[in-house]
Source information: Predicted 3D model of RNase P RNA and transfer RNA as a complex of 431 nucleotides. The coordinates come from a structure-prediction model, not an experiment, and the mean pLDDT is 80. Rfam match: Bacterial RNase P class A. Rfam's curators write: Ribonuclease P (RNase P) is a ubiquitous endoribonuclease, found in archaea, bacteria and eukarya as well as chloroplasts and mitochondria.
RNA sequence: GAAGUCGGCCGGGCAGUCGCGGCAACCAUCUCAGGAUGGUUGCGGAGGAAAGUCCGGGCUCCACAGGGCAGGGUGCCAGGUAACGCCUGGGAGGCGCGAGCCUACGGAAAGUGCCACAGAAAAUACACCGCCUAAGUGCGCAAGCACCGGUAAGGUUGAAAUGGUGCGGUAAGAGCGCACCGCGCCGCUGGUAACAGUGGUGGCAGGGAAAACCCCACCUGGAGCAAGACCAAAUAGGGGAACAUUGAUGCGGCCCGCAUAAGUUCCCGGGUAGGUUGCUUGAGCCGCACGGCGACGUGUGCGCCAGAUGAAUGACUGUCCACGACAGAACCCGGCUUACAGGCCGACUUCCACU
RNA sequence: GCCGGAGUAGCUCAGUCGGUAGAGCAACUGAUUCGUAAUCAGUAGGUCGGAGGUUCGAUUCCUCUCUCCGGCACCA
Numbered sequence: 001g002a003a004g005u006c007g008g009c010c011g012g013g014c015a016g017u018c019g020c021g022g023c024a025a026c027c028a029u030c031u032c033a034g035g036a037u038g039g040u041u042g043c044g045g046a047g048g049a050a051a052g053u054c055c056g057g058g059c060u061c062c063a064c065a066g067g068g069c070a071g072g073g074u075g076c077c078a079g080g081u082a083a084c085g086c087c088u089g090g091g092a093g094g095c096g097c098g099a100g101c102c103u104a105c106g107g108a109a110a111g112u113g114c115c116a117c118a119g120a121a122a123a124u125a126c127a128c129c130g131c132c133u134a135a136g137u138g139c140g141c142a143a144g145c146a147c148c149g150g151u152a153a154g155g156u157u158g159a160a161a162u163g164g165u166g167c168g169g170u171a172a173g174a175g176c177g178c179a180c181c182g183c184g185c186c187g188c189u190g191g192u193a194a195c196a197g198u199g200g201u202g203g204c205a206g207g208g209a210a211a212a213c214c215c216c217a218c219c220u221g222g223a224g225c226a227a228g229a230c231c232a233a234a235u236a237g238g239g240g241a242a243c244a245u246u247g248a249u250g251c252g253g254c255c256c257g258c259a260u261a262a263g264u265u266c267c268c269g270g271g272u273a274g275g276u277u278g279c280u281u282g283a284g285c286c287g288c289a290c291g292g293c294g295a296c297g298u299g300u301g302c303g304c305c306a307g308a309u310g311a312a313u314g315a316c317u318g319u320c321c322a323c324g325a326c327a328g329a330a331c332c333c334g335g336c337u338u339a340c341a342g343g344c345c346g347a348c349u350u351c352c353a354c355u
Numbered sequence: 356g357c358c359g360g361a362g363u364a365g366c367u368c369a370g371u372c373g374g375u376a377g378a379g380c381a382a383c384u385g386a387u388u389c390g391u392a393a394u395c396a397g398u399a400g401g402u403c404g405g406a407g408g409u410u411c412g413a414u415u416c417c418u419c420u421c422u423c424c425g426g427c428a429c430c431a
Stems, first nucleotide, its partner, number of pairs: 001351010012320007020045001022043009047326001051337002054335005059224004066256004071220005076090005091105001092103004106215002111213002114208002128155002130151003136147004163181006182204001183202008228277004238268006248260003270430003285303001286301006321324001356427007365380004374411001382398005404420005
C1' cells in the first nucleotide's frame, strides 16, 4: 500500500427569531374547598431501530392461579439472567490459506406411515444382464449339453442399493479369513459435562426422512392499559330467544375442584361518547473501583433524563461540511428479526514493496 | 394501540397425512346462422404474494417479509 475479518460508536453541526405540547415556582382572576383559566421566568422534549408484534417478563383483572387429560413450545454441554426460543464460554460437524464464520445439533434398534418416475430390487432385500458347473441326476465313448443349483465380484436405474481399500481364498464368489480405515458394545484415563484419547471385543446388525405422526426430557392457566379503578351525564331499567336446579358464568377444549349472584348469556331497540387515575423513579441510564476468560455480578458517586389523548418535538434566516439514509414514543422493560445515505475508532489476518 | 384472518388463471373459488395444480364464468379459434346471441367442439393462459431453509422433490412443512380484510369503549 492492497484485499479482508471481528467489535464498538455517531447518525448533520453552530448561531438567531417565532411557535407547539409537559413540569416546577411566582403573579392575577374565578371558586366554600379541591381546583380551573391566563401571564412571566426556569428546566427538560423521539430512536438505534420508537418498526414487525416474533419470544420472555413486570403490572392489572379473572380462585393472588388449584389437580388431571388434551393442546402448545424448546431440544449438544455448562453458565448468565426477573425470565426467555436471548446472551456468554465450551464440544461436535461443515466452510475459509488465514483472522474468523455457519449449524432447528435428542431419538429412525418403541411403534405406525412415506420414499413418485426409473430400476431385478426402495426395506421381512432381491436376481434382469452377467459369472460358475466343484458336488447330485439324466443323455453321451468323450468333449460337452440339460436339469437341480451356487453367487453377488462386474453392468444397468436412481437422490439413495445392505460397510470401504488391499491381500488371501474359491468352481465362481462372498467378512469366508486377515491387515488398515469406518461402525457397534464393554472398560480405563482426562474433563463439572457435552466430549476427547486409548485398550479390548464383535465380522458388521436394521438406507433416508422426526421443519411426517410420534417417543423421551424439560417448560407452559387465560386475557390484555380499548387491562383495571373512580367520578359525572343521559335514557323506554323496554322487547324477543336459549338454558335452567344442579344449571349458568368466572375470555381456547374436556373432566374435577373453588367462587359468585339467584338468574345468566345472546339478539333487537335506547342513551352517553366527558373527566380523573393507571402514566412514568426504573430488574433504569451514565462515571469509577473490584470479582469473573466472558455473558454478567457487587460496591460507590452523580443527576432526574418525553408523557401526549386529534395526540407536542416544528418553521424561517444565516453559515459550514462529508449535503444528511431508514424512519415518529402511546403501560413499561429484556431480547430477536427486519429497514438504513454516510462517517469515525480499535483489534486482528493474508499478500505485495521497501528498510 | 391490542387481537384475529386471508393471498392459487382476467374474476369467484377447490386442492391433506409432500410426487407434473383443477372447476365455473370470462378470453381466443372453428362449426351452426343471412348476421348476432345461445349451443356444440377445441385452444391458450399459473415465478401458488415475495425471499430463504428442510427434503431427492414444496401450493402443502419451517423462518423472515409485503399487501389486504375484520373485531375490540362505557351505561341501562